[in-house]
RNA sequence: GGGCGUUUAGCUCAGUUGGCUAGAGCGCCUCGCUUACACCGAGGAAGUCGGGAGUUCGAGUCUCUCAGCGCCCA
Numbered sequence: 001g002g003g004c005g006u007u008u009a010g011c012u013c014a015g016u017u018g019g020c021u022a023g024a025g026c027g028c029c030u031c032g033c034u035u036a037c038a039c040c041g042a043g044g045a046a047g048u049c050g051g052g053a054g055u056u057c058g059a060g061u062c063u064c065u066c067a068g069c070g071c072c073c074a
Stems, first nucleotide, its partner, number of pairs: 001073007010026004019057001028044005050066005
């Protein structure tokens, strides 16, 4: 330098052919339970979906560009 993949909650990830309100597990917080802690039960917070631009009535999803990470080729 070229090609491919990937970037979504603190972490690991899902998200159907573009469709109405963006989710799960773990973790975190509160309450219950306990002498207490853990387990368990109930509830809750947390995301400009890597940045920007475009297409569209509508974008996590499509296109372009930039950046980070990984793999392959040279």
About this RNA:
A computed fold for a 74-nucleotide RNA from a Termitinemataceae bacterium, annotated as transfer RNA. The same sequence occurs in records of 3 taxa. Lineage of the source: Bacteria > Pseudomonadati > Spirochaetota > Spirochaetia > Termitinemataceae. Its Rfam family is "tRNA". Rfam's curators write: Transfer RNA (tRNA) molecules are approximately 80 nucleotides in length. It is annotated as a transfer RNA. The prediction has a mean pLDDT of 81.